[in-house]
């Protein structure tokens, strides 16, 4: 420089065009308990930016960012 691939709650992950964006951890907060734990309920938060297609996009396209694999060239 070229090609391909990943980016989603704090963190790991799952949904693959019509979802309220699910789940385990964490956290809060309430029951349980004489305290703690531990066990239950409920709650918190997330699609990396922009643009297109489309009635509708996290999902499919182009750009851009950032990380990773290959590979080319180097007098």
């Nucleotide at each position: 420089g070229g090609u391909c691939c990943a980016u989603u709650c704090g963190u790991c992950u799952a949904a693959g065009g019509g979802u309220u964006a699910g789940g385990a951890c964490g956290c809060a907060a309430g029951a349980u308990u004489u305290u703690c734990a531990u066990u239950c309920u409920u709650g918190u938060a997330a699609u990396a930016g922009g643009g297109g297609u489309u009635c509708g996009a996290u999902u499919c396209c182009c750009c851009u960012a950032u990380g990773g694999a290959c590979u080319a060239c180097c007098a």
Molecule: transfer RNA
Organism: Paludibacter propionicigenes